[in-house]
């Protein structure tokens, strides 16, 4: 200064910290102006809940589900919890049997989780008259079983990164 981006702009508080003035033997104090950080309010923006209408609505089953954001889906590789199944030990029990608990094995199946490969999507570059080319991201959180849409109310965010 410029691009992502809603994530800007304006008034104000505390703090630390410098520069300059002034006062002052020194330590200092009292003003300017800046910069860090936390805060508070006001506009702009962005998103989230929330009526009528209206949209959906046979029943039973299996699935939870929903938001922010461009950041989803599909292949493959390896690892795998919990819960299931199997056959044992060990505890309870006098003892069979049957049950409970623990431990460790063995299978199927597997939420997840890592690596890779598209992609559904978004973003930049030069030239420029389109189409076309290239490069780059494709992420991460949050509600907490609950949310179609949505007046009027409510709430919540204005961060972060990348070039010169």
């Nucleotide at each position: 200064c410029g691009c992502u981006g809603a994530g800007u702009u304006c008034c104000g508080g505390a703090c630390u910290u410098c520069u300059c003035c002034a006062c002052a033997a020194c330590c200092g104090u009292g003003g300017u102006g800046g910069a860090g950080c936390c805060u508070g309010g006001a506009a702009g923006c962005c998103g989230g809940g929330g009526a009528a209408c209206c949209a959906a609505c046979u029943c039973a089953c299996c699935u939870g589900g929903g938001g922010u954001g461009a950041a989803u889906c599909c292949c493959u590789c390896g690892c795998a919890a919990g819960g299931c199944g199997g056959a044992g030990g060990c505890a309870c029990g006098c003892a069979c049997u049957g049950u409970u608990g623990c431990c460790a094995c063995c299978g199927a199946g597997g939420a997840g989780c890592g690596g890779g490969g598209g992609u559904a999507g978004g973003g930049c570059a030069a030239a420029c008259g389109u189409u076309g080319u290239g490069c780059c991201c494709g992420a991460a959180c949050c509600c907490g079983u609950c949310a179609g849409c949505u007046c009027a109310c409510c709430c919540g965010g204005u961060a972060g990164g990348c070039g010169u």

Model confidence (mean pLDDT): 76 of 100. The RNA shown here (c-di-AMP riboswitch aptamer (ydaO/yuaA leader)) has 164 nucleotides and comes from Nocardioides sp. The organism belongs to Nocardioides, within Bacteria. The sequence was found by an Rfam model in a public genome assembly.